[in-house]
Context: one part of a larger RNA
RNA sequence: GGCGUGUGGGGGAUGUCUCGGCGCCAGAAGGCGAAAGGGCGUGGAAGACUGCGAUAAGUCCGGGGGAGCUGUCAACGAGCGUUGAUCCCGGAAUCCCCGAGCUAACCCGGGGAACUGAAACAUCUCAGUACCCGGAGGAAAAGAAAGAAACCUCGACUCCGUCAGUAGCGGCGAGCGAAAGCGGACCAGCCCAAACCACAGGGGCAACCCUGUGGGGUUGUAGGACCGCACCAGCGGAUCCCAAGUCCUUAGCAGAACGGUCUGGAAUGGCCGGCCAAAGAGGGUGAAAGCCCCGUACGCGAAAGGGACGCGGGCCGCGCGGGAUCCUGAGUAGGACCCAUCACGUGGAAGUGGGUCUGAAUCUGGGAGGACCAUCUCCCAAGGCUAAGUACUCUCUGGCGACCGAUAGCGAACCAGUAGCGUGAGCGAAAGAUGGGAAGAACCCCGCAAGGGGAGGAUAGUGAACCUGAAACCACAUGCCU
Numbered sequence: 001g002g003c004g005u006g007u008g009g010g011g012g013a014u015g016u017c018u019c020g021g022c023g024c025c026a027g028a029a030g031g032c033g034a035a036a037g038g039g040c041g042u043g044g045a046a047g048a049c050u051g052c053g054a055u056a057a058g059u060c061c062g063g064g065g066g067a068g069c070u071g072u073c074a075a076c077g078a079g080c081g082u083u084g085a086u087c088c089c090g091g092a093a094u095c096c097c098c099g100a101g102c103u104a105a106c107c108c109g110g111g112g113a114a115c116u117g118a119a120a121c122a123u124c125u126c127a128g129u130a131c132c133c134g135g136a137g138g139a140a141a142a143g144a145a146a147g148a149a150a151c152c153u154c155g156a157c158u159c160c161g162u163c164a165g166u167a168g169c170g171g172c173g174a175g176c177g178a179a180a181g182c183g184g185a186c187c188a189g190c191c192c193a194a195a196c197c198a199c200a201g202g203g204g205c206a207a208c209c210c211u212g213u214g215g216g217g218u219u220g221u222a223g224g225a226c227c228g229c230a231c232c233a234g235c236g237g238a239u240c241c242c243a244a245g246u247c248c249u250u251a252g253c254a255g256a257a258c259g260g261u262c263u264g265g266a267a268u269g270g271c272c273g274g275c276c277a278a279a280g281a282g283g284g285u286g287a288a289a290g291c292c293c294c295g296u297a298c299g300c301g302a303a304a305g306g307g308a309c310g311c312g313g314g315c316c317g318c319g320c321g322g323g324a325u326c327c328u329g330a331g332u333a334g335g336a337c338c339c340a341u342c343a344c345g346u347g348g349a350a351g352u353g354g355g356u357c358u359g360a361a362u363c364u365g366g367g368a369g370g371a372c373c374a375u376c377u378c379c380c381a382a383g384g385c386u387a388a389g390u391a392c393u394c395u396c397u398g399g400c401g402a403c404c405g406a407u408a409g410c411g412a413a414c415c416a417g418u419a420g421c422g423u424g425a426g427c428g429a430a431a432g433a434u435g436g437g438a439a440g441a442a443c444c445c446c447g448c449a450a451g452g453g454g455a456g457g458a459u460a461g462u463g464a465a466c467c468u469g470a471a472a473c474c475a476c477a478u479g480c481c482u
Base pairs, nucleotide, nucleotide: 001481002480003479004478005477006476007475008474009473015467016433017432020404021403022401023400024399025398026397027396028395029393030392031102032101037098038097039096040053041052042051044076047073048072049071059092060091061090062089063088064087068080069079070078106137107135108134109133110132111131117124121171147154148153158185159184160183161182162181168176169175189385190384191383192329196215197214198213199212200211201210202209203208220363222328223327224326225325226322227321228320229319234318235317236316237315240314241313242312245309246308247307248306249305250304252300253299258273259272260271261270262269274291275290276280282294283293284292334358335357336356337355338354339353340352341351344370365380366379367378368377369376420427421426440466443454444453445452446451
């Protein structure tokens, strides 16, 4: 010096654990508004977190609860409480300064990429996606046929399955990609404008015209006005108001059954003998507990606040026939050019929406059935409203997991959007575990101290750089080789 072994140091892997996280289910809620978010204060007490607001870890009232309490780090001091405190729930009061909008996703609308794919690339694709803006609701949007079909019929809309990767579209490349029908979920239908009537106001000598209000009326087997007949009781109603009552919710209450012995620091373990069970879910307790504690099953509970349903009342709607006349949404429908959207890229391109220019008909009317025409069929545009089935989860409650277990799981289990970095937009960590209990080592000894040795404590190899304590690396001791 090397190799091996042992004992330590060093280091923080591994194991075990979990106040944290992730995902999902069900129910609730789906908004708040001088707010969201901050600043500064506020205690006997310096700082931080939490709470609160100059009435400042709080004030008042009602309810619950029943022995301790003055939030936490975290003691100490000084106090409070069976004349019911602290605490929990509801209501009320106070509420400094800054800050007029804030809000996770879902939804509708106005704008709207590129990378990428096409094995290059331009039409195309990605994609009407990302992103920006506006708006709304608890859902939004859509919605009561100028529909779909096919010569049979169906009967608002929405969502799911299927139809179907079909019909189609497509530098017919890449790729895009329906609908009817059928099976389900859910189920709902209505109101205006107009004709006509009345009243009021205005214009006009007047006939009459205009405007407003009320009545009337609301559809395609056409309907209504108008005319004739009948008619006040029954039936129905999604909205709104009042409301008996019931239920849910915002605190809670009650809740069965065990002892001995052994080991041990400690019994929940072993052994022995019992018991309860509508409760043997789970958690805690000095090791592993149905019967020790909290709970669990089954039951019970609200003065006050919130919500749902709702007897009943108000409120609203509801007949038949005739066919001369009147009404039935106009710068609209349609057309041309140019776009957009429809699965459909201009195509034979219908349908729908827009810009520019044009521009009808009035029920013997009008639109559609994928150019167009005829026949036939279906349907009434140019006004509006409409629950449910559907989407989502910033949030609350309960529950679950062949989800993670501290380099994992949220970035964050820990005082984290912190420390730190950046002019800024913004980026963004590391960091969990003594022990059953601090009993956190009185006292003695060495040492300047750090540290160590005794003592104490069941154990200190659990000693705070604290569970376990791997490897690298280091030291000492020793065996062998050189």
Predicted 3D model of a 482-nucleotide part of an RNA (large-subunit ribosomal RNA, domain I) from Gemmata sp. It matches the Rfam family "Bacterial large subunit ribosomal RNA".